[in-house]
Context: one part of a larger RNA
Molecule: large-subunit ribosomal RNA, domain VI
Organism: bacterium
């Protein structure tokens, strides 16, 4: 910009794309067959690979914003208790997110119309022929069906619902309206745009507050020990991104755009 007013919603699918895979075992059955060794067709079930999708509740990784130990050196005058530095110093763990080796799903079934092939039924051509007329049956393949995406599908679909003025030289200006961006708090959204949640009639984001989870016994102080260090106070302290709460601080104030009865 189009979709012949503008708007918010909610759909229909022309069409596009994406799946499509395959092993073992076991039942039928040691049956049909075969002299025997051997060993089935048709159905059934079960558990695997590989690959593809989603998720983190377990099982795991990762976690430079957690929390501990600890080594050398500087520093907060000193002891003590802490800070920089040194690959996150090094080393044990570990929240959420995010992952996968880790859990769940997916292929299927099932309908149509063929292919090769096999058939009824039949002539030309008294027979015979599956074809000429007619008609059954059959593939992972085709169509659908299964997942995503889709009205710019200019063929621009539908549906619900919201909004409806003023000048005017008729050519249009201009205010709004429903409604929307602009800004600003932000987010399992995300390169930016976008797209979700919110902006005081507020829990959107910090901060407190509680609760989860993680580390693992904080400082002081007291006891016990020549001392290193041990025990108690006390499952202490300290704690990110997690689950609620709560206007404390911050979304102030506002400010732009949008129809005129539809060639």
């Nucleotide at each position: 910009c189009g979709u012949a007013g503008g708007a918010g919603a909610a759909u229909u699918g022309a069409g596009a794309g994406g799946a499509g895979c395959u092993g073992u075992u076991c039942c039928u059955a040691g049956u049909a067959c075969g002299a025997g060794a051997g060993g089935a067709c048709c159905g059934g079930a079960a558990c695997g690979g590989a690959g593809c999708g989603a998720c983190c509740a377990a099982c795991g990784g990762u976690g430079u914003a957690c929390c501990u130990g600890u080594u050398g050196u500087c520093c907060u005058g000193c002891c003590a208790a802490g800070g920089g530095c040194a690959u996150c110093g090094c080393a044990g763990g570990g929240u959420a997110g995010c992952c996968g080796a880790g859990u769940c799903g997916c292929g299927a079934a099932g309908g149509g119309a063929u292919a090769a092939c096999c058939g009824c039924u039949g002539a030309a051509a008294g027979c015979a022929u599956c074809u000429a007329a007619g008609u059954g049956g059959g593939a992972a393949g085709c169509c659908c069906a299964c997942c995503u995406c889709a009205a710019g599908a200019u063929g621009a679909g539908u549906u619900c619902u919201c909004c409806c003025c003023u000048c005017u030289u008729c050519g249009g200006a201009g205010a709004u309206a429903a409604g929307u961006c602009c800004c600003c708090u932000u987010g399992a959204a995300g390169a930016c745009g976008a797209c979700g949640a919110g902006g005081u009639u507020g829990a959107u984001a910090g901060g407190c507050c509680g609760g989860a989870a993680g580390u693992g016994g904080a400082a002081g102080c007291g006891c016990g020990g020549u001392g290193a260090c041990g025990c108690g106070u006390g499952g202490a302290g300290c704690u990110a991104a997690c689950c609620g709460g709560u206007a404390c601080u911050a979304a102030u104030c506002g400010g732009a755009c949008g129809a005129a009865g539809g060639a």